[in-house]
Context: one part of a larger RNA
RNA sequence: GCCAGGGAGUAGAUUUCUAGUGGCGAGGUUAACCGUAAGGGUAGCCAAAGCGAAAGCGAGUAUGAAAGUGCGUCAAGUCACUGGUAUCUGACCCGAAGCCGAGUGAUCUUGCCCUGAUCAGGAUGAAACUCUCCUAACGGAGGGUGGAGGUCCGAACAAGUGCUAUGUACAUGUGUUUUGAUGAAUUGGGGUAAGGAGUGAAAAGCCAAUCUAACUCGGCGAUGGCUGGUUCCUUCCGAAAUAUACCAAAGUAUAGUCUUGUUCGUUCUACGUGUGAGGUAAAGCCACGGAUUCGACAUGCAGACCCUUUUGGGUACGGUGUCCUUUCCAACUCAGAAUUUGCACGUACUAAGAACAGGAAAUAGUGGCGGUGGGUAAGCUACUGCUACGAGACCCGAACAAGGGAAACAGAAGUUAAGGUCCUAAAAUGUCUGCUAAUUGUUACAAAGGGUGUCAUAAAUCCAAGACAGCGAGGAGGUAGGCUCAGAAGCAGCCAUCCUUUAAAGAAAGCGUAAAAGCUCACUCGUCAAGAUUUAAGGCCCCGAAAAUAACCAGGACUAAGCAGAUUACCGAUACUUUUGCCACGCUCGCAAGAGCGGAGGGGUAGGAAGGCGUUCUCAUCGCGCAGAAGCUUCUUCGUAAGAAGGGGUGGAGUGGUGAGGAAUGAUAAUCCUGGC
Repeated sequence: GCCAGGGAGUAGAUUUCUAGUGGCGAGGUUAACCGUAAGGGUAGCCAAAGCGAAAGCGAGUAUGAAAGUGCGUCAAGUCACUGGUAUCUGACCCGAAGCCGAGUGAUCUUGCCCUGAUCAGGAUGAAACUCUCCUAACGGAGGGUGGAGGUCCGAACAAGUGCUAUGUACAUGUGUUUUGAUGAAUUGGGGUAAGGAGUGAAAAGCCAAUCUAACUCGGCGAUGGCUGGUUCCUUCCGAAAUAUACCAAAGUAUAGUCUUGUUCGUUCUACGUGUGAGGUAAAGCCACGGAUUCGACAUGCAGACCCUUUUGGGUACGGUGUCCUUUCCAACUCAGAAUUUGCACGUACUAAGAACAGGAAAUAGUGGCGGUGGGUAAGCUACUGCUACGAGACCCGAACAAGGGAAACAGAAGUUAAGGUCCUAAAAUGUCUGCUAAUUGUUACAAAGGGUGUCAUAAAUCCAAGACAGCGAGGAGGUAGGCUCAGAAGCAGCCAUCCUUUAAAGAAAGCGUAAAAGCUCACUCGUCAAGAUUUAAGGCCCCGAAAAUAACCAGGACUAAGCAGAUUACCGAUACUUUUGCCACGCUCGCAAGAGCGGAGGGGUAGGAAGGCGUUCUCAUCGCGCAGAAGCUUCUUCGUAAGAAGGGGUGGAGUGGUGAGGAAUGAUAAUCCUGGC
C1' cells in the first nucleotide's frame, strides 16, 4: 500500500418542555412491601384556587386615603407508551501536554566509602651531599654525585578538537586529525545517597537508550471552547457568516434569518389616489458661517515711512469698513430634486403575512457594480445599497468560485439567449457604405504632449481687374535726418520719423563694415497659370512607449478573416415551445383504504420535516427443501432508489413469506484497530 473482519448519538433517572396514540376522567396514578397467581397496598405525586414578603383572606387578593392598577376567576386533567429536546451521569467515537497517590529503581550514570590493579621508552636535571677555588666571616662560583616535578616528547590506557568526511544498520559507530598520559590520573570488585528527592570542579548535567522533576500501577473513560472521523435510499422546504452582551474575539447566550405543527385571514406584496416626512445630488453664496481675486470709495487708524518738531500734519506701504467684481466648502445653506418612506382608502394578486409551540444551523465570509472614509498604491483596508459565489449545474468568456447568458424532475423533437459563422470547430470566405497601410488590428494593457500621415466637416480671407509658390526686374531722391561719437552713413545708443520722384520703395525687418561698401526683406511691375492661405472641432493612423529564461491574436493565419455604420440568413444552453411519463401539492367522492380531475411547483451546503429499503433475534401463522436449503458465481427481468424476483452453474442441509415486537442494525476514509498478502 491493497484486501477482509471490527469500528462512533447509546443506557438509566422521583428529570424538563413538547407532539402523537391509548386508558380513566374532577379526578388520574400507585411506590416499597405482601401474594403461586388474580389481586391487595392510596404513603406519596400531579390536577381541581388564587393573591400577598408575610400574618392572612379567598373568586378574589395585594397595594392605595380613594380613584384605580397588578396577578387571578370565566378553557380538564392524569397515568402509560412512542418520537423530538433539555439536565445529570464518560453521554457520538478516537486523541493531549499535565495534576495527585502508592510503590520500583544508583548492574547505566553522579558523588562518596572500603578493598585491589595499571601507567613501554626517552628527555629535562630542583633540593641535598661532595670536591676545587674566592672570602675575616656570612656567603658565593665552578665540577661531580643525586633524581624533584598537578615538568617535557611519546605507546598502553583515558578523552573526543576539526573534517560538520563517512554511516542510520531502531538509537551516536567508523576513518583521519587532535588532547592528557606520576596525576585533582585511570580502572576491577564490593557498598552507600531516591523523585520536588538524590548527586553535581554547575552543563538545569546525571539519576537504567526516559529528566526544567525518573519509571510502574492507580485516581481515569482526567479534561480539551482544539484537530480528525461519524456507516442505507427517496421525497418536501431550505439558511447564516449580522446586531447586542460576555476574562469575549477558534466559543456561548438572546434577537434576526431556516424548518415543522396549530390558529388567524388579506393583515403581506404590487399599483393607484389622497395626505404627510426629509435637506442628499446638482446648485448657490449681497441668504448666514468660513475661505478667496481685482478695483473703487471712506477713515490717519496700534504699525511703517516722510515733513515738522511744543506738538501736530501728510502718505502710491499696511490696517479697518462699505460697495462692485472673481472663485470655493464633509464639519456653509436662501432655495432644492430624483430615489426613499409613514398613514388612510381602493383595486389586483392565492401566494404571501402574523401570533403561539417544537427543532435547528449559523454568528471566520468573498467577488462585481453604484455611493463613501483611510491609504502614494495594492488581488489593500473599513462602511454602505443592489447583486452573485458561498449552497448553482448548463452555454459563452482559450483555460478561469463569483464577468455575460440562463435557474438543471425523467425522456424525445424543435426555437432562441449571450456569443459567434476562413480552418482547427457547429454556423456567411454574406450583402451595402465608408475608414485604416500601421505585422495598426483580429487582446484586458496606457497619459500629458506632439504629427504638412490620411479622410471627411465648418468658417474667414485672397483670387481670370490673375491669387499662392517659383522665376526675371526694380527697391530711388532731399540725406551720411538731428544728436552723440575717434567714427555712427537705414541697421551701437538717444530724439524725431517728414517731404519729393514714383508702378513701387520704411529716415528701414535681417545679415554685414573700423566706418563706408555689399547681400536680402517690406513694397511694385512682368512672366506663369488656377485655385491659395489661415483657423476650429472630429475619424482612423504615427510618435511619446524601458524589465528581467522565448516569442506569440487560443493557434493556424488574415489586408480582411481589421475598424465604423446598416442589413439579411444561419449556428448556438439543461433557457423557451411542443409532447410522453413520475412526484409533491390542491379539489371532488369515500368511514377508511383508495379512486377521479387539476397539477402554474419539483438546483441545493449547514439544517428542519416526511415516507421507505435492508441486516439480526423473538412470537404467531403459512410455506419451501437431498427430485437439492443457505452461501458463492453468471445472465435476465422489475422498481425513481435503497433493493427485489427468476433462469443456469457450483454447493451439500437447512431456509423463506406475511403480521407484530426487540435492536450491540447498514463504512472508500478517523497518520483508525486486528489479521492476511